[in-house]
Description:
The RNA shown here (Bacterial RNase P class A) has 378 nucleotides and comes from Jannaschia sp. Lineage of the source: Bacteria > Pseudomonadota > Alphaproteobacteria > Roseobacteraceae > Jannaschia. Its mean pLDDT, the model's own confidence on a scale to 100, is 79. Of the family's consensus pairs, 96% are formed in the model. RNAcentral holds the sequence, with entries from ENA. It is recorded under the gene name rnpB.
Formats: sequence, structure tokens, C1' cells
RNA sequence: GCGGGAGGCCGGACGGCCGCGGGGGGCAACCCACGAGGAAAGUCCGGACUCCAUGAAGUGACGGUGCCGGGUAAUGCCCGGGCGGGGUAACCCGACGGAAAGCGCCACAGAAAACAGACCACCCCGCGUGCGGGGAACGGGUGAAACGGUGGGGUAAAAGCCCACCGGGGGGGUGGCAACAUCCCUCGCAUGGCAAGCCCCACCGGGAGCAACGCCGAAUAGGGACCCCAUGCUUGCUGCGAGGCAUGGCUAGGGCACUUCGCCCGAGGGGUCCGGGUUGGCAGCUUGAGGGUGCAAAGCGAUUCGCAUCCCAGAGGAAUGGUCGUCGAACCGGAGCAAUCCGGGGAACAGAAUCCGGCUUACAGGCCUCCCGCACAC
Repeated sequence: GCGGGAGGCCGGACGGCCGCGGGGGGCAACCCACGAGGAAAGUCCGGACUCCAUGAAGUGACGGUGCCGGGUAAUGCCCGGGCGGGGUAACCCGACGGAAAGCGCCACAGAAAACAGACCACCCCGCGUGCGGGGAACGGGUGAAACGGUGGGGUAAAAGCCCACCGGGGGGGUGGCAACAUCCCUCGCAUGGCAAGCCCCACCGGGAGCAACGCCGAAUAGGGACCCCAUGCUUGCUGCGAGGCAUGGCUAGGGCACUUCGCCCGAGGGGUCCGGGUUGGCAGCUUGAGGGUGCAAAGCGAUUCGCAUCCCAGAGGAAUGGUCGUCGAACCGGAGCAAUCCGGGGAACAGAAUCCGGCUUACAGGCCUCCCGCACAC
């Protein structure tokens, strides 16, 4: 210098003026400080908190998790390690328990897809010379996968049939908390894959969510109890009944100031008290497993711990904005061999709603640190 890997940070800046939100101060006018994010997002995990359910223990069902150790309030998260895979490397990826408990599945192709079996080719025998019988599973061919692999011996041809190495099963030693690694002995090899198919094993798990939950409670309507006035007739449906329903019908009665006519309402009208809910108000609500900054300690690390300091949105369908000035990254145009200069341009994703810890997803552009490979120079 070029290419690559890992981690972290910023993500428009400053000022004036005018607003908005919840607070504090003030009799008031007004003043004071504070007011989005790394994801506030998806609501996918784990909790706090609240209510409901719950005598204890066990078993079963259902759901989840799944190498080992550690961290944490907890986790399916994080850290460290092991194993497997990828990369020259830095480093990255992995639903990574069990397939000799059982069941199931393995498309197409292929002879055969799992108690094995034999299409072509190979070898032996027989004859009717292209067929029959037998041997064998080395070679060919198919497939994602073919019943350990490579080499040698052996044989009619062959084959763990025998041997060496590799792989594998079983037993033991050593190291490690463990996953596991390594060594020795032994067994010719004895059952291919799939458990993000059922299943088995181990561990974990009550339900609902701040529209939770608690308190105070208006008008109107409706419910209940009691009292006062009125208290007649009748139809249908329903109910064992008390009764209920039908804007039921008629009448008493009432209204249109009064009388007649007409029209309308019509069996109810009024009062007192009680209780529940809705609108609303208060609380939950933001001081918390909290965060920022500085110093210090333990640990490889996640993380834990100590001291000091700053209280840092808490409102309700919801404030966090507008404008002007100065400066300004990306990007565009022009000039220049280039560094750069001139003009234009004007900042990504997004946006709190009870609160935390994670994960995932989105993100213009920029900055920093460490590491790896290659080339060159000294």
C1' cells in the first nucleotide's frame, strides 16, 4: 500500500425569537430548570408489580428447553470451554441429548432403500452354443444415501476369508469440575439415514394483564325498598304461579286558556331512601434488580463489588415543534495530473404510553481501537 476479520462510538452543531408538555415558584403579570431512542419498533423470550385460582406431595396430560461449566432477579439471553463444519489466517457458523426401547418414513432412478437381495459384467459345471444349474458380491450402472475405507495376500472367480493402516464397537488407565481429549487392551465389524416424524430421557412451566388493580363518585336512564294520590273493563302471547311482554284496545282521567266539536296522551302519576355501573376525578406512575459521569477492586470473560456526584419525560390518544442567522456531511455540476478549489445542495432509520433485562428487525453517512493475509522498502 492492497484485501479481509472482530469490537465500540457518533448519527447534524451553535445561537436568537415564538410556541407545546408535565412540574416548581409567584396575589398576579410572569419567572425557573427539565422534556425521546439506539432501536422508543416487532411484542418474540425472561422478570418486577397487580388481580384471579391454589391444603401438601406424587403421577399423568399439554407446552417449552436440550454438548459442558459459569453469570444473572430470571431467561430460550450472555461469557468461557468442548466437539463438528467453513476459511491460508484473523475469525465465522451449528435445534449440538438418544437411531442395539418401539413405531413410522426414505420421492425419482435403480436388481436391491434395510430380517437383505442380484440387472450387466465375472468364475465353475452341463448340454440342445445360448440357455440351465451353481459360486461370489471385487467391478459397472442408479441414486441424496448401496451393508466399513485404502493397499496387499488369497482364489476357478471372489469376499474381513486373512494381514497392515485408518474408521468403528466393548473394557481399562491418565488429564480435565465437566463436555471431552489421549493412551493401552480387545472384538473382523455385530443394527444405513431421518427425532425442526411419533417417541424415549433429563430439566423447566398455574391463568390474565396497567384497558391489571384500588379509592371517590354527577346528570339522565334503568334496578330495589317504602309512602301518598288514582286503582275500571278487556284481547293475544308466555309462565306451574306471582307475574311479564305487546309504542295492545276501550274507559275514567289529563293536555290543546275556558264551553261545544275536533285532535293528542292515556291506566298510571308523584315523593323519600338505598345499591351497582357509565362520563369524570384520585391513585397505580415512575427513586428503579435504574441510568449517566469520575475514581478504585476481583475475574480470561459475562459479571460482581466499593466510594463520590448528578435526579434524568411521566400528561389524556398522547407535548418533545416552528422560524431566522452562522456552520455544515452525503450527493450533483465545473476546473485541475493530483492534493484541492468554485457553485449548487441541506442530513439515515424512526418516535416514549406501568417499568426493567434480553433477542430480532430498520438505519444516509462518518469516526476510533485491535487483529489476519499478501506485496514492497529499511